[in-house]
RNA sequence: AAAGUUAGCUAGGCAGUCGCGCUAAGUGUAAAUUUAGCGAGGAAAGUCCGGGCUCCUUGGACACAGUGUCAGGUAAUGCCUGGGCAGCGUGAGCUGACGGCCAGUGCCACAGAAAUGAUACCGCCAUAGCGAUUUAUCGCGUUUGGUAAGGGUGAAAUGGUGCGGUAAGAGCGCACCGCACUGCUGGUAACAGCAGUGGCAGGGUAAACCCCACUGGGAGCAAGACCAAAUAGGAACCCCGGGUACAUAAUAUACCCAUGCGUGUCCACGCAGGGUUCGGGUAGGUUGCUAGAGCACGUUGGCGACAACGUGUCGAGAUGAAUGGCUGCCACGGGUGGUUUCCACCCGACAGAACCCGGCUUAUCGGUUAACUUUACAU
Repeated sequence: AAAGUUAGCUAGGCAGUCGCGCUAAGUGUAAAUUUAGCGAGGAAAGUCCGGGCUCCUUGGACACAGUGUCAGGUAAUGCCUGGGCAGCGUGAGCUGACGGCCAGUGCCACAGAAAUGAUACCGCCAUAGCGAUUUAUCGCGUUUGGUAAGGGUGAAAUGGUGCGGUAAGAGCGCACCGCACUGCUGGUAACAGCAGUGGCAGGGUAAACCCCACUGGGAGCAAGACCAAAUAGGAACCCCGGGUACAUAAUAUACCCAUGCGUGUCCACGCAGGGUUCGGGUAGGUUGCUAGAGCACGUUGGCGACAACGUGUCGAGAUGAAUGGCUGCCACGGGUGGUUUCCACCCGACAGAACCCGGCUUAUCGGUUAACUUUACAU
């Protein structure tokens, strides 16, 4: 100097003028007015997760759904931090849908001889036999055997490489690696390493069905609560019942069965009403609605996520929906042109709260800080 990797901060500033919304105080009968303060993001987006909160409600089981390496963090998670293993990268680093295939059932097309405890297409070796001939070789191979080392097909062919051995071969034997079993060491653990024994391996696939472990009731601020007003305490249909006991009958009461309701289903429990269709009225106001698992800084502990303590601080609350328009100057970045230490002109992203918070994902013009990696050059 160039090219990268990781983590953070920021997302123009100042002034004037006009116009909005909320809060507080003053004035005013009220309408309103004066002063002061505040007023859209890093993602407000997607509605993908987890919660707070509200209601249905009292328990249990199941279905269904979700997650899936180990240890931590957190209110909690499918999130975050660190470790292990696997893969990618020269590297800093990045990614992982990372439990189980000996519980069971499936699937592995095509090609290939053959795709699971399988197999001989081309081959290699030997032999019955035939031919040549220098009698020891060569050639053929219709018969009968051996072989899976070589070649081919494929994503994958029943361990790999090398040496020996064999008629030719083969863990047939040996060495190393691999695999299985046993033991030891380190680590909280996932795992890693070492040693011994054994010629010893029926592959892959679970983002295939499935099995295992853990988590989970439902609906949602258009949830809910209150006030005011209005209408038709509207009409029709269906299920709403039966039995036993007190006691001879009626009423009441208790129990059992039946019909429904109680925000996935079933059971228990509770409540007696429940369901369908037609028709009418209201859809106005207040609240929920912003001080919270809050934010900033410091100290201590921790590899870290983060935790504890202390100090300080209060940052929109709209409701057809405010938070804006114009002008001037300055700053940063890019482009064009010129008389080129300068000047002029043009451009500057993704994008707007609606109960709140913690995450993830997606879009995106720039600026800036720190650490680390690689290359080149100089000292």
Predicted 3D model of a 379-nucleotide RNA (Bacterial RNase P class A) from an uncultured Gammaproteobacteria bacterium. The coordinates come from a structure-prediction model, not an experiment, and the mean pLDDT is 77. Its Rfam family is "Bacterial RNase P class A". By type it is a ribozyme. Rfam describes the family as follows. Ribonuclease P (RNase P) is a ubiquitous endoribonuclease, found in archaea, bacteria and eukarya as well as chloroplasts and mitochondria. The sequence was found by an Rfam model in a public genome assembly.